Overview: Transfer RNA from Micromonospora vinacea, 71 nucleotides, folded computationally. The RNAcentral record of the sequence draws on ENA. Its Rfam family is "tRNA". The family's RNA type in Rfam is transfer RNA. Taxonomically the source falls in Micromonospora (Bacteria, Bacillati, Actinomycetota, Micromonosporaceae).

[in-house]
């Protein structure tokens, strides 16, 4: 140099054309003589560009970054 695979909150993972979802982290109120558990609500993401389509995390194309292989 080629080729595959993967990328979604702070962290881990679902979703594969129709309102982006779970736990854990936070934060806030509750609960208890306190803490810590526990309840209950809130925050908080789809690498990037650009196509396809009524509609795109999801199909297509470059690009980036990580990993695997081959040379």
């Nucleotide at each position: 140099g080629c080729g595959g695979c993967u990328g979604u909150g702070g962290u881990g993972u679902a979703g594969g054309g129709g309102c982006a979802a779970c736990a854990c982290a936070g934060c806030a109120c509750u609960u208890u003589g306190c803490c810590a558990a526990g309840g209950u609500g809130c925050c908080g993401a789809c690498g990037c560009c650009g196509g396809u389509u009524c509609g795109a995390a999801u199909c297509c194309g470059g690009u980036c970054a990580g990993c695997c292989g081959c040379u």